[in-house]
RNA sequence: UAAGACAAAGCCAAACCUGUCGAAAGACCAGGACGGAAAACCACGGGUCUUAACAGAUAGCCGGGCUGCCUUGA
Numbered sequence: 001u002a003a004g005a006c007a008a009a010g011c012c013a014a015a016c017c018u019g020u021c022g023a024a025a026g027a028c029c030a031g032g033a034c035g036g037a038a039a040a041c042c043a044c045g046g047g048u049c050u051u052a053a054c055a056g057a058u059a060g061c062c063g064g065g066c067u068g069c070c071u072u073g074a
Base pairs, nucleotide, nucleotide: 001073002072003071004070011036012035016031019028020027021026034060041065042064044063045062046061047058048057049056050055
């Protein structure tokens, strides 16, 4: 610096479910494993969802930014 072998050490953990918080979307804890090569972090652009509105949620919707593990190659 490039790629991610139907590979792999290690890692994360959808649905569902116990409990807590929230008006809601949803978040967190424990279990669980559909998947993930950034499914780490950041709401910057678009999307979606909640809300009468203010505003909020979603990074496991996509793009972008930023940092990083392993393997292989140069």